The RNA shown here (c-di-GMP-I riboswitch aptamer) has 75 nucleotides and comes from a Deltaproteobacteria bacterium. Of the family's consensus pairs, 94% are formed in the model. The sequence was found by an Rfam model in a public genome assembly.
[in-house]
RNA sequence: UCAAGAAAAAGCCAAACCUGCCGCAAGGCAGGGACGGAAAAUUUCGGGUCUAUAGUAGACAGCCGGGUUGCCUUG
Numbered sequence: 001u002c003a004a005g006a007a008a009a010a011g012c013c014a015a016a017c018c019u020g021c022c023g024c025a026a027g028g029c030a031g032g033g034a035c036g037g038a039a040a041a042u043u044u045c046g047g048g049u050c051u052a053u054a055g056u057a058g059a060c061a062g063c064c065g066g067g068u069u070g071c072c073u074u075g
Base pairs, nucleotide, nucleotide: 002075003074004073005072012037013036017032018031019030020029021028022027035062041068042067043066045065046064047063048060049059050058051057052056
């Protein structure tokens, strides 16, 4: 550097649900919580789904694919 893996070790994130706040909504933020995740880190580049004050504007990165980056082990 490339590939594979998550057995070990060190760690990381956090579904549903509850509380508070923001938003018309989808949904987001913080706290609790833990279904799960080897990229459940990041990026709307493509597709898809969802919302609406709808022909436009938003949301989902834990929907799929791609780009970029990263710990450990083995080859």